Small-subunit ribosomal RNA, central domain from Lactiplantibacillus plantarum, 351 nucleotides, folded computationally. Its Rfam family is "Bacterial small subunit ribosomal RNA".
Context: one part of a larger RNA
RNA sequence: UUGGGCGUAAAGCGAGCGCAGGCGGUUUUUUAAGUCUGAUGUGAAAGCCCUCCGGCUCAACCGAAGAAGUGCAUCGGAAACUGGGAAACUUGAGUGCAGAAGAGGACAGUGGAACUCCAUGUGUAGCGGUGAAAUGCGUAGAUAUAUGGAAGAACACCAGUGGCGAAGGCGGCUGUCUGGUCUGUAACUGACGCUGAGGCUCGAAAGUAUGGGUAGCAAACAGGAUUAGAUACCCUGGUAGUCCAUACCGUAAACGAUGAAUGCUAAGUGUUGGAGGGUUUCCGCCCUUCAGUGCUGCAGCUAACGCAUUAAGCAUUACGCCUGGGGAGUACAGCCGCAAGCCUGAAACUC
Numbered sequence: 001u002u003g004g005g006c007g008u009a010a011a012g013c014g015a016g017c018g019c020a021g022g023c024g025g026u027u028u029u030u031u032a033a034g035u036c037u038g039a040u041g042u043g044a045a046a047g048c049c050c051u052c053c054g055g056c057u058c059a060a061c062c063g064a065a066g067a068a069g070u071g072c073a074u075c076g077g078a079a080a081c082u083g084g085g086a087a088a089c090u091u092g093a094g095u096g097c098a099g100a101a102g103a104g105g106a107c108a109g110u111g112g113a114a115c116u117c118c119a120u121g122u123g124u125a126g127c128g129g130u131g132a133a134a135u136g137c138g139u140a141g142a143u144a145u146a147u148g149g150a151a152g153a154a155c156a157c158c159a160g161u162g163g164c165g166a167a168g169g170c171g172g173c174u175g176u177c178u179g180g181u182c183u184g185u186a187a188c189u190g191a192c193g194c195u196g197a198g199g200c201u202c203g204a205a206a207g208u209a210u211g212g213g214u215a216g217c218a219a220a221c222a223g224g225a226u227u228a229g230a231u232a233c234c235c236u237g238g239u240a241g242u243c244c245a246u247a248c249c250g251u252a253a254a255c256g257a258u259g260a261a262u263g264c265u266a267a268g269u270g271u272u273g274g275a276g277g278g279u280u281u282c283c284g285c286c287c288u289u290c291a292g293u294g295c296u297g298c299a300g301c302u303a304a305c306g307c308a309u310u311a312a313g314c315a316u317u318a319c320g321c322c323u324g325g326g327g328a329g330u331a332c333a334g335c336c337g338c339a340a341g342c343c344u345g346a347a348a349c350u351c
Stems, first nucleotide, its partner, number of pairs: 003323004007305002012319001014202004021195003025089007033082002035078008050066002053063003092192001093189003096185005104178007111155001116150007126137002163170002207248006216242002221237004260317005267296013300307002324351003333344002336341001
C1' cells in the first nucleotide's frame, strides 16, 4: 500500500460556515465522452506460458510451426447505465401564509433576600473556631440585637433524565434590537441538494495586556494546629484572580469518550411543544399524527459490557483519524502568540 477498523482495546478534528473537489431525485428526448461490441492495423526478434512436430541414445539444450500477447490506434455499430445538451415534474431543498414554545444572543434599565463594611441606640464579657485546641477578634465595649446608610457579586422557591443553542454554553424582573426551531397549509421557485482538503468564524476555565472595580470567596504567602517530619489535609488571616470594558490566548475527561447527511428495520411506557378526530355540562379521558427528550425491550449487531427508530442494526455519499508499548506529544524545523505556550511532529535506542 491493500485490507481491517475508530462507545470502553490505537483511532471522530471542540463546534460551525464554506471555495475547490467528490457524490447526487423523477420523466421524456438528443448526443455518444465513459461503457459494451465487430472489423482492420499494430503489439520486432529472442525469452516466458500453452498446443504440437523435429535433432543430439533420453533430458537439459537446440531448431521449426502455431497460439497468446490482458494494450494502443483507426473505422463501423449499440444506447440500458454514468457524463454532456434540451424540455418538463414535485416527493429532496427553499420561500410564502396561519399559528406555537423557549435560561437562544446583544444592549439598557430595575428588584428583593443574604454576606461584609460604616454610623447610631440597647447591652456586658466574652466571641470565634475545632476531633480537641491555638493563632485571631473583644472593656479603646466585641459577639448578640435594633434602625439607617454604602458597595460589590450572585439570583433561593418556581426547577423538572423540563426548555433553548452548532458546540462552548444559557436561569431574578422589564424593555428595545435580533438569530434559529416546530406544527398546519400546499400558494410560489423547481434539484436550487449532501459532504467538504485548504480557508474563515465561534470556542468553558485558567492565563496575558491596558484601564476600572473589589462585598464574598480565594492560588501564592503569613501564622496556629496535627505529625517522627507536614513545604499538606483542619483553623485564623490574606494578595493575584474571580466582576466590568477593550484586545489577546485557542486549550479541557471541549464526553454521548459515539463526526455529518439520507433512507429502511417489532413493540411498550413517561415527558415537552404543536396539529387533527371522538367523547364530555365542566374537570378531563381516548384515538391518530409530526418534532424533541428519557426509560424498558425484539430482530440484528458486539470480544464482552452493552446498543437497539435519538443504533453501536441494514445500506449509500463525501470528510477526519488509527496501524504494538516506551522513547514522546519529546527533539529539530516551520507557523501562530506580548508571554505562558499552541499547531504540525520524528529518529536513535529499548522491550